[in-house]
């Protein structure tokens, strides 16, 4: 350094839900709150799922969302076996 992931150490993030706000919606932001997470840091490249517009008898063509659905890319703390 790489692989790997401890009844290690220092920490980190924050599900559901509630309130406020944004959005047509999926969903997102803030505050509270912790189900959990070794990348639950970041990226929409592939697949899936969700919202939405158009077209039409069949099957697509767009726009959006989801990274805590999976794969992938990339950056990072620590150092037991």
């Nucleotide at each position: 350094u790489c692989c790997c992931g401890a009844c290690a150490a220092a920490g980190g993030c924050a599900a559901a839900c509630u309130c406020c706000g944004a959005g047509a919606a999926a969903u997102c932001g803030g505050a509270g709150g912790a189900c959990g997470c070794a990348a639950a840091g970041c990226c929409a490249c592939g697949g899936g799922u969700c919202c939405u517009g158009a077209a039409c008898u069949a099957u697509u063509c767009g726009g959006g969302a989801u990274a805590g659905c999976c794969g992938g890319g990339u950056u990072g703390c620590c150092g037991a076996a």

The RNA shown here (c-di-GMP-I riboswitch aptamer) has 81 nucleotides and comes from a Verrucomicrobiota bacterium. Its Rfam family is "c-di-GMP-I riboswitch aptamer". From the family's description: GEMM was predicted in a large-scale screen for bacterial structured RNA regulatory elements. Clan: c-di-GMP_I riboswitch clan. The coordinates come from a structure-prediction model, not an experiment, and the mean pLDDT is 89.